This is a predicted structure of a 523-nucleotide part of an RNA (small-subunit ribosomal RNA, 5' domain) from an uncultured prokaryote. The RNAcentral record of the full RNA draws on ENA.
Context: one part of a larger RNA
RNA sequence: GAUUGAACGCUGGCGGCAUGCUUAAUACAUGCAAGUCGAACGGUAACAGAUUCUUCGGAAUGCUGACGAGUGGCGGACGGGUGAGUAAAGCAUAGGAAUCUGCCCAUGUAGUGGGGGAUAACUUGGGGAAAAGCUAAUACCGCAUAAUUCCUACGGGAUAAAGAGGGCCUCUACUUGUAAGCUCUUGCUAUUGGAUGAGCCUAUGUCGGAUUAGUUAGUUGGUGAGGUAAUGGCUCACCAAGGCAACGAUCCGUAGCUGGUUUGAGAGGAUGAUCAGCCACACUGGGACUGAGACACGGCCCAGACUCCUACGGGAGGCAGCAGUGGGGAAUAUUGCACAAUGGGCGCAAGCCUGAUGCAGCAAUGCCGCGUGUGUGAAGAAGGCCUGCGGGUUGUAAAGCACUUUUAUCGGGAAAGAAAUCCUUAGGGUUAAUAACUCUAGGGCUUGACGGUACCCGAGGAAUAAGCACCGGCUAACUCAGUGCCAGCAGCCGCGGUAAUACUGAGGGUGCAAGCGUUAAUC
Numbered sequence: 001g002a003u004u005g006a007a008c009g010c011u012g013g014c015g016g017c018a019u020g021c022u023u024a025a026u027a028c029a030u031g032c033a034a035g036u037c038g039a040a041c042g043g044u045a046a047c048a049g050a051u052u053c054u055u056c057g058g059a060a061u062g063c064u065g066a067c068g069a070g071u072g073g074c075g076g077a078c079g080g081g082u083g084a085g086u087a088a089a090g091c092a093u094a095g096g097a098a099u100c101u102g103c104c105c106a107u108g109u110a111g112u113g114g115g116g117g118a119u120a121a122c123u124u125g126g127g128g129a130a131a132a133g134c135u136a137a138u139a140c141c142g143c144a145u146a147a148u149u150c151c152u153a154c155g156g157g158a159u160a161a162a163g164a165g166g167g168c169c170u171c172u173a174c175u176u177g178u179a180a181g182c183u184c185u186u187g188c189u190a191u192u193g194g195a196u197g198a199g200c201c202u203a204u205g206u207c208g209g210a211u212u213a214g215u216u217a218g219u220u221g222g223u224g225a226g227g228u229a230a231u232g233g234c235u236c237a238c239c240a241a242g243g244c245a246a247c248g249a250u251c252c253g254u255a256g257c258u259g260g261u262u263u264g265a266g267a268g269g270a271u272g273a274u275c276a277g278c279c280a281c282a283c284u285g286g287g288a289c290u291g292a293g294a295c296a297c298g299g300c301c302c303a304g305a306c307u308c309c310u311a312c313g314g315g316a317g318g319c320a321g322c323a324g325u326g327g328g329g330a331a332u333a334u335u336g337c338a339c340a341a342u343g344g345g346c347g348c349a350a351g352c353c354u355g356a357u358g359c360a361g362c363a364a365u366g367c368c369g370c371g372u373g374u375g376u377g378a379a380g381a382a383g384g385c386c387u388g389c390g391g392g393u394u395g396u397a398a399a400g401c402a403c404u405u406u407u408a409u410c411g412g413g414a415a416a417g418a419a420a421u422c423c424u425u426a427g428g429g430u431u432a433a434u435a436a437c438u439c440u441a442g443g444g445c446u447u448g449a450c451g452g453u454a455c456c457c458g459a460g461g462a463a464u465a466a467g468c469a470c471c472g473g474c475u476a477a478c479u480c481a482g483u484g485c486c487a488g489c490a491g492c493c494g495c496g497g498u499a500a501u502a503c504u505g506a507g508g509g510u511g512c513a514a515g516c517g518u519u520a521a522u523c
Stems, first nucleotide, its partner, number of pairs: 001523004006519005013370006019363002021328001026326003030323003035074003040071002043067002047065003050061004081281003090206007099198002104194003108191005113143001115141002122133003149158003163186006172179003207253003214244003219241008256278004260271004283304005306317004334360001336359003342356001343354004373403004383394004409459005417450001422444008467512005472493003478507005488495002
């Protein structure tokens, strides 16, 4: 000199954009942070409508819109947080082969046949441990069929499914309209290829200590088996005795890694907040279940510590999600608004959910921008300070005169962020069809948390707005008074013992400026 997630002291006008528990991975009151689907199902607790009955009080009917609880599906493995552990099972770069992959894609290929038995919900009973009855499904289980799928000793063998919603009467039946049927959409099953995501292996690099020199027994390799989606001592049996190490093994300490950030001319050093990629963790330790995917932050089981409830029999909990509280600390914000946008989950959709996200609030924490007036004005006013008493300086500074109105205040106007979804018209596709569905184009209605915000116009008035540090040398800037090796200053050299430009105050000056200094840290 540059830099900071900074803190402290004094001071403080506005705006934009960023950033904000670096310490106790400490303990947590309260609210919210993951739901959704009635177009899978049996149904109807509440609300609204309709219909029927009515003694006019009301009652009944799932009939309709909808829908609590329940069965079922998809999602809770994403998104969000933290950095405890980890010196390698990590990360970075470059390669590799023995793998899996829900949703998605392909004018892919083939199929979607026929049956069965349960169980919630519901109803009834019961008591402190406990039964009975009934029912549905895209829940569950067989049968059939089956390959370009899998296994194979190449003879053969094995393996699946589920329906739902809308519309129509061309063909058949009863000839009304509906059903079988037709048709459209969407599911389901098997399989191929892709895409995406994930698992695995290898090489190289990746902090300090030798006052850590030997270390290792599933250890190193082989054969066989098991296990896994998959390779492999991953696990087991047997066999061999290997493997690593002064090019630092092992042990100890410290630490998430990287893109980057910071400094520096560079080489290098230091660092790893925000943002992005990877990893690890979710009260502590262990375990598996479900699933395409977890050994799962707001799932389950066991053990432990802690907290809470209890009728003492037994139960409940996990903010390193967003706010917020206690504690720790030099130190770090609101128990805010909205799903309008972007994105995510579910759903045909409408939509619902979303402390992701978008915004607002607080803080000079940082960076950037603007302002606190402009011009004129010598009687060089008064006052202050100095003085050699003549004067000098503060100083064009003020006052005065003439202007301007950024900002702040008040009044008025006023965006963009919104394109869609949806409705409707026309045309195309599909079809027996002018129906339904779907695609394209045109038209229409509506949707904004921020917020009456940005921005623009107007009003009046210099009005609303300057401090901090320093002045012996380094280092830009000097005098007076007080003090008298005292009180004090100090980054280094050093000042102070009666004329202190070095202490304290004042006048004056210098530097930076909504900041200025100090402390801490890095180069």